[in-house]
Context: one part of a larger RNA
Molecule: large-subunit ribosomal RNA, domain I
Organism: Pseudomonadota bacterium
RNA sequence: GGCGCACGGUGGAUGCCUUGGCAAUUGGAGCCGAUGAAGGGCGUAGUAAGCAACGAUAGGCUUCGGUGAGUCGCUCACAGACUGACCCGGAGAUACCCGAAUGGGGCAACCCUGCGUGGUUCAAACCACGUAACUCCCGCAUGAAUAUAUAGUGCGGGUAGAGGCAAGCCACUGAACUGAAACAUCUCAGUAAGUGGAGGAGAAGAAAACGAAGUGAUUCCCUGAGUAGUGGCGAGCGAAACGGGAACAGCCUAAACCGAUACUGGCUUUACAGUGUCGGGGUCGUGGGGCUUUUCAUAUAGGAGUUACAAAGUUAACCGUUAGUCGAAUCUGUCUGGAAAGCAGAUCCAAAGAGGGUGAAAGACCUGUAGACGAAAGCGGUUAGCCUCCUGAGAAGUACCCGAGUAACGCGGAACUCGUGGAAUUCUGCGUGAAUCUGGGGAGACCACUCCCUAAGGCUAAACACUCCAAUUGACCGAUAGUGAACAAGUACCGUGAGGGAAAGGUGAGAAGCACCCCGGGAGGGGAAAAGCUGUCCCUGAAGCCGUGUGCCU
Numbered sequence: 001g002g003c004g005c006a007c008g009g010u011g012g013a014u015g016c017c018u019u020g021g022c023a024a025u026u027g028g029a030g031c032c033g034a035u036g037a038a039g040g041g042c043g044u045a046g047u048a049a050g051c052a053a054c055g056a057u058a059g060g061c062u063u064c065g066g067u068g069a070g071u072c073g074c075u076c077a078c079a080g081a082c083u084g085a086c087c088c089g090g091a092g093a094u095a096c097c098c099g100a101a102u103g104g105g106g107c108a109a110c111c112c113u114g115c116g117u118g119g120u121u122c123a124a125a126c127c128a129c130g131u132a133a134c135u136c137c138c139g140c141a142u143g144a145a146u147a148u149a150u151a152g153u154g155c156g157g158g159u160a161g162a163g164g165c166a167a168g169c170c171a172c173u174g175a176a177c178u179g180a181a182a183c184a185u186c187u188c189a190g191u192a193a194g195u196g197g198a199g200g201a202g203a204a205g206a207a208a209a210c211g212a213a214g215u216g217a218u219u220c221c222c223u224g225a226g227u228a229g230u231g232g233c234g235a236g237c238g239a240a241a242c243g244g245g246a247a248c249a250g251c252c253u254a255a256a257c258c259g260a261u262a263c264u265g266g267c268u269u270u271a272c273a274g275u276g277u278c279g280g281g282g283u284c285g286u287g288g289g290g291c292u293u294u295u296c297a298u299a300u301a302g303g304a305g306u307u308a309c310a311a312a313g314u315u316a317a318c319c320g321u322u323a324g325u326c327g328a329a330u331c332u333g334u335c336u337g338g339a340a341a342g343c344a345g346a347u348c349c350a351a352a353g354a355g356g357g358u359g360a361a362a363g364a365c366c367u368g369u370a371g372a373c374g375a376a377a378g379c380g381g382u383u384a385g386c387c388u389c390c391u392g393a394g395a396a397g398u399a400c401c402c403g404a405g406u407a408a409c410g411c412g413g414a415a416c417u418c419g420u421g422g423a424a425u426u427c428u429g430c431g432u433g434a435a436u437c438u439g440g441g442g443a444g445a446c447c448a449c450u451c452c453c454u455a456a457g458g459c460u461a462a463a464c465a466c467u468c469c470a471a472u473u474g475a476c477c478g479a480u481a482g483u484g485a486a487c488a489a490g491u492a493c494c495g496u497g498a499g500g501g502a503a504a505g506g507u508g509a510g511a512a513g514c515a516c517c518c519c520g521g522g523a524g525g526g527g528a529a530a531a532g533c534u535g536u537c538c539c540u541g542a543a544g545c546c547g548u549g550u551g552c553c554u
Base pairs, nucleotide, nucleotide: 001553002552003551004550005549006548007547008546009545010544015539016506017505020477021476022474023473024472025471026470027469028468029467030466031164032163039098040097041096042055043054044053046078047077050074051073061092062091063090064089065088066087070082071081072080103112104111105110113132114131115130116129117128118127119126134161135160136158137157138156139155140154141153142152169197170196171195172194173193179186183232209215210214219246220245221244222243229237230236250459251458252457253403257280258279259278260277261276262275263274264273265272285437287402288401289400290398291397292396293395294394295393296392301391302390303389304388305387313386314385315384316383317382318381319380320379321378322377324373325372326371330346331345332344333343335342347364348363349353355367356366357365408432409431410430411429412428413427414426415425418444439454440453441452442451443450493500494499513538516527517526518525519524531534
C1' cells in the first nucleotide's frame, strides 16, 4: 500500500410524518375613496429585535350580546398584576405622519404659512381646534373689445370629480419573433403591449332579423362541423340556420295635434307668426298614430310597482347571516409495555361506526358527528299592509305625422367563413345626395314575381365570465415534491433602476433538557439515572468520503 472483517466519524439519501400547497364541487359575497382609500413610514408592552394587533385614548377605549375559569398574543423567563376578567360576535369612539394628498413647498413619511376661535402670557413666542388646491355644476353680483349682450372676474353653495383595484368585461391604438420547412399576399393576430371606461359582473338585446320549414329580443352550453365556404386553393383560416337544453320580460321616446310660458318680429290694444322650454298626446307592420264626425263603456272597479317600464319610503311577521347551546353509549385485568386505545373477558349506544385528539391501533375518554335549539345589535331576503302609479273600445272621413347631410350611389379602406372576387350584407374617410306608406329596406351581382321586415333615438333582469369566503371532496403533492414561499418569504441577498430572487420542516408522550460522583483550568469526557445510539448540530440515518483495531498478501 492492497483486499477483507469489526467498530467509529462525517454525510443527509431513504422510510414515516404534516402545520403548507394544488385542483374541483356546492352555497354565499363582490367594489374601496375628499366622512381622506389602497399601500406605507414612525410609534405603542415593566424588560420587547421580528411577526401579528393597535394609533399620542396606541398588544388598546365605550356599549350591547354570547360564553363561563382562568388571563396578561406568537413567547415556554423574571418581576408584577387582573378576574364575570380573558376570549368570541354586533354597533360605536379614538385613529400620529406620508400617500389622489388637496393651504404653499418638497429629495414621500419633512419644511414653511395666511385667516378665525380658544388656551397660555404683563405682552409675545408657543400650543389646540377649524379653515384655505384644481376642475365641473348651481346661484348671486359685476362686467371688455361693442350699443343690447357675451367672454371674463368676484362671492356663496355642492357627501360632484380626481386615486386605487387580482382576474374577468367593453371600446380605441396595435406589433414582431413564428408558420408557410426560403419569402413578399397570407399566418402568428385584432394576439401581446399601450390607453380609456364601467360594474359586481360587463357586453348584447325586443327584427329595416332569419331564409323557404316557418320561426318570433338577447346571452350561454351541446349539436350542426372541421361541414358550407375561404385560401400564393399553399401554410392555414373557418361559419350560419335548423334541432336539443339553461334562462326568460318587455318597455320609453322623436314627429303630427293641443295647451302653458320666455324671447323675437310686427303692433295703439286684442288677435297673430317664428324660435326655445315645459306639460298633454303618441309609439306601430294582420301598418300605426294625429285631426274631424259619430256609437258604446266607467272607478265603492280592475291592474301594476322600487330590476328597465315614475319614484320615496314605512310597519309587521317569518327566513337566513354575523357569536353560540344541548347532544347517546364501557368496564375489568397478577396480559405485553415507559404508556393501552392493542390482547383477553364481559357489556352498551346508534337519526350519532364522518373526522381529529388523547403516552401504540378508542362508536361508548376529549372534541365532535346525526339530530334539535339560539340573537340585544347590524346586514340580506320573502310575504302582507300602509303608500305610490296607471286604466278605454269601435266605425266613417281626411291625407297632417312616422327619426336627413340620413338611405342610396361613386372613390378609398375595414368587418363578416368570404384575401375584390359574380360580392350581396355591416361599418365609414372624401364627394354627390332622396322619399314619408301609392313610402322605404331585405331575401348573396342584377331584373321580375312572391315573401319577410319597418333603418337613420334610447333603456332592459335572468341564464353565461372572474375572484374572495365557508363547507366538502380528491386512483392530487408530501419538504430537490406541492405555491417562489409548510420556517422572520416576495424575506435575506443581487441590481443605479425596471427587475431578479433563494436556502431553510421533524428531541421526546411529557423538558422529565442529564440530579449526583470521577478526570480536567475550561471546553469536554467517563460513570449514574423506568428507553439516553431521542442530548438541543437532537426520528430513521443509505451511498460516498475519512479513520481506529485486526487477519491475509506484497